Lysine riboswitch aptamer from uncultured Ruminiclostridium sp., 160 nucleotides, folded computationally. RNAcentral holds the sequence, with entries from MGnify. The model forms 98% of the base pairs in the Rfam consensus.

RNA sequence: GAUAGAGGUGCGGUUCUGAUAAGUACCCUUCGCUUUAACAGGUCUGAAUGUAGCGCAGGAGAAAGGCAGCGCCGCCGAAAAAGCGGUUUUCAGACGGGCUUGCUUUUGGUUGCAGAGCUGAAUAAGGCUGUGACUGUCAUCGGCAGGGUGGAGAGCUAUC
Numbered sequence: 001g002a003u004a005g006a007g008g009u010g011c012g013g014u015u016c017u018g019a020u021a022a023g024u025a026c027c028c029u030u031c032g033c034u035u036u037a038a039c040a041g042g043u044c045u046g047a048a049u050g051u052a053g054c055g056c057a058g059g060a061g062a063a064a065g066g067c068a069g070c071g072c073c074g075c076c077g078a079a080a081a082a083g084c085g086g087u088u089u090u091c092a093g094a095c096g097g098g099c100u101u102g103c104u105u106u107u108g109g110u111u112g113c114a115g116a117g118c119u120g121a122a123u124a125a126g127g128c129u130g131u132g133a134c135u136g137u138c139a140u141c142g143g144c145a146g147g148g149u150g151g152a153g154a155g156c157u158a159u160c
Stems, first nucleotide, its partner, number of pairs: 001160005008076001010075005016069003027059003031055004038051003042095005079107008088098002108135008118126001137151005
C1' cells in the first nucleotide's frame, strides 16, 4: 500500500401496514358582528393589489413531517452533530424555520437520568449541555484471576 473482517438494542435509506396528528385544517349551512374595518408568505412592521372578513353552533371531513412493526437495500465515519458563511423559500425589511452547499471542529458504539424560552401537534421521537452505566479495541500496569489506568475509528485484527 492492497484485500478481507470485527464491535451490536450497530448505522443509514426505503416499500407496505398501523396508531397519532384530529374530529384539527379546508369546504357547506343558519345566526351574530364588521365594511377607509377585517383578511391574504411562519411571526412582526410597511407598501401595492384583491375580496368579503371574523365569531358561535351544526354538517361533512383530510394530509405531510415525526413514531411503531414486518420486509428489502447499502454499509462499519457506518453515520451524526455544532459553529461560521453562501443559495433558495414573501413585494420589501427584521427575526425564525425548512431545503441545499463550502470550510472548521467534535463523536469508538449503545443506553439511563437531569436541564433549557431548541424543533415538534405532542408529555412521543430527535438535537444540545451535563452526568452515569454497559460494551468493543489498542497501549500499559498487575500476586497477570477478577481487574486498574490512559488513548481514539486518519483506529483495530488477519492475509499478501